[in-house]
RNA sequence: CCGUGCUAGGCGGGGAGCCAGCGGUGCCCUGUACCCGCAAUCCGCUUCAGCGGGGCUGAAUCCCCGCCCGCGGCCCGAUGGGUCCGAGGCAGCUCCCGGUGCGGAGCGACGAUGGUCGGGUCCCACGCGACGCCAACCUGCGAACCCGGUCAGGUCCGGAAGGAAGCAGCCGUAAGCGGGCGAGGGCGGGUGCCGUGGGGUCGCCUGGCCGGAGCCACCGGCCGGUGAUGCGCUCGGGUCUGCCCGGGUCAACGGCGGGUGCACGG
Numbered sequence: 001c002c003g004u005g006c007u008a009g010g011c012g013g014g015g016a017g018c019c020a021g022c023g024g025u026g027c028c029c030u031g032u033a034c035c036c037g038c039a040a041u042c043c044g045c046u047u048c049a050g051c052g053g054g055g056c057u058g059a060a061u062c063c064c065c066g067c068c069c070g071c072g073g074c075c076c077g078a079u080g081g082g083u084c085c086g087a088g089g090c091a092g093c094u095c096c097c098g099g100u101g102c103g104g105a106g107c108g109a110c111g112a113u114g115g116u117c118g119g120g121u122c123c124c125a126c127g128c129g130a131c132g133c134c135a136a137c138c139u140g141c142g143a144a145c146c147c148g149g150u151c152a153g154g155u156c157c158g159g160a161a162g163g164a165a166g167c168a169g170c171c172g173u174a175a176g177c178g179g180g181c182g183a184g185g186g187c188g189g190g191u192g193c194c195g196u197g198g199g200g201u202c203g204c205c206u207g208g209c210c211g212g213a214g215c216c217a218c219c220g221g222c223c224g225g226u227g228a229u230g231c232g233c234u235c236g237g238g239u240c241u242g243c244c245c246g247g248g249u250c251a252a253c254g255g256c257g258g259g260u261g262c263a264c265g266g
Stems, first nucleotide, its partner, number of pairs: 001266006009057003012030004020046005034054005063259006072250006079242010090232001091229001092231002094228002096225005102220003106215002114210008122199006128192002131188004137180005147172004155164003
């Protein structure tokens, strides 16, 4: 150096999460890499690796170590956006209040604002009317006995003539109950487009007269407000999410370099 047979090793790795820690199942990255059973109300282990069983390969493209590159993940800082909550009241918008009378609209010589005289609206009293109630009046009913009249029968007194009380029935009536109620009487009030008198008159409406040009504040503008707090703004916090930037950490795939056996035969 060649051949044959073996052994260690290998037949995927990594990130976050979970965990005292580690590996695995599940998620993600890498990219192609034996098979079966088990695992999140987890499974296994306590350190060369999940546990159990089977298979292939095998000292190098393949195993081990170091360096480089770096997919992707994670952490920190700074930062944008959405959404929710709290506070402030900055005053840009909105709403509210006051003013101004610049523009528009409206009213005004068919006479504005104003002045003056009067009336109404408001209150009181009285009258009248309407309504309601009561009484009176008219009318019907209305008493086992303790209301009246008449009292059959029966009862009582009497020798008789005659007399007495009196139930039922009939007639009438009292209290009471019901109906009517024109006029006349009394009373009442959330009663009246009614009348008379008095009071009041801040405001509003209205008529006459005077006088002769403004009035109003509906919309916009402007000014102001110890006003409201819906939006915006400022401050603080929760939650979701993005991307650029800076820093850190782990790191697949890939690249480079180095390292690693045993036996037999030629």
Molecule: Bacterial large signal recognition particle RNA
Organism: Actinomycetota bacterium